This is a predicted structure of a 250-nucleotide part of an RNA (large-subunit ribosomal RNA, domain VI) from Pedobacter glucosidilyticus DSM 23534. It matches the Rfam family "Bacterial large subunit ribosomal RNA". The sequence was found in a public genome assembly. Model confidence (mean pLDDT): 88 of 100.
[in-house]
Context: one part of a larger RNA
RNA sequence: CGUUGGAAAUUUGAGUGGGGCUGACCUUAGUACGAGAGGACCGGGUUGGACUGACCUCUAGUGAAUCUGUUGUUCCGCCAGGGGCAUUGCAGAGUAGCUACGUCGGGAAUAGAUAAGCGCUGAAAGCAUCUAAGUGCGAAACUAGCCACAAGAUGAGAUUUCCAUUGAGGAUCGUGGAAGAUGACCACGUUGAUAGGCUACAGAUGUAAAGGUGGUAACAUCAAAGUCAAGUAGUACUAAUUAUCCGAUA
Numbered sequence: 001c002g003u004u005g006g007a008a009a010u011u012u013g014a015g016u017g018g019g020g021c022u023g024a025c026c027u028u029a030g031u032a033c034g035a036g037a038g039g040a041c042c043g044g045g046u047u048g049g050a051c052u053g054a055c056c057u058c059u060a061g062u063g064a065a066u067c068u069g070u071u072g073u074u075c076c077g078c079c080a081g082g083g084g085c086a087u088u089g090c091a092g093a094g095u096a097g098c099u100a101c102g103u104c105g106g107g108a109a110u111a112g113a114u115a116a117g118c119g120c121u122g123a124a125a126g127c128a129u130c131u132a133a134g135u136g137c138g139a140a141a142c143u144a145g146c147c148a149c150a151a152g153a154u155g156a157g158a159u160u161u162c163c164a165u166u167g168a169g170g171a172u173c174g175u176g177g178a179a180g181a182u183g184a185c186c187a188c189g190u191u192g193a194u195a196g197g198c199u200a201c202a203g204a205u206g207u208a209a210a211g212g213u214g215g216u217a218a219c220a221u222c223a224a225a226g227u228c229a230a231g232u233a234g235u236a237c238u239a240a241u242u243a244u245c246c247g248a249u250a
């Protein structure tokens, strides 16, 4: 821009893409078959490999602004306690998120029409013949079935609701996001839990400072303490104010 008034939502599915892999074991059954040796079809079940989708409960990794320990140096006048720098100074742990080494799932069943092939009936050609008329079975291939996209499918589809001068709806703006380079998308904007703060909880670290008590002291204890990012819930304390623009002549 189109889809022939303008919008919001819900859809149909022409069509397009993805997927389609495979082993072993148990059973049927030491059965059928076979002199024996050996040893099935068909059917049922279990468990793997590779590939692949989603997710983070578990396990594991990361986690430079979480906690702790610690070395050197410098600063906070000194002690104590802290801040900076030294590869994140080094070291031990580690929330959320993101991940795999982790967890769950997938390939199918089934149907249709077939290939090679196997048939039935059957003449031409009194026989024979799967074929000429007719009719059946038959494969990981094909068409559906499963998953995703999909009306620019210009053949532009359908349904519902709203708006007509009291203007539907959209955008700007703001608070943000499991969305994101920017646009976009999604949530929210006081009729409010959108983010921050606060409170509680989960979780991490591992028992803060100051003081009391015990000990000559190191230290122990009062004390599961103190601190804490992204987590979960609650709570209008703070910020989403006021407003502006676009937008319908059938």
Base pairs, nucleotide, nucleotide: 001152005163006162007161008160009159010158011157015149016148017147018146021049022048023047024046025045026044027043033038051106052105053104054103055102059100060099061098062097066093067092068091069090070089071086072085073084074083075082076081110144111143112142117137118136119135120134169246170245171244172243173189174188175187176186177185194239195238196237197235198234199233200232201231203228204227205226211222212221213220214219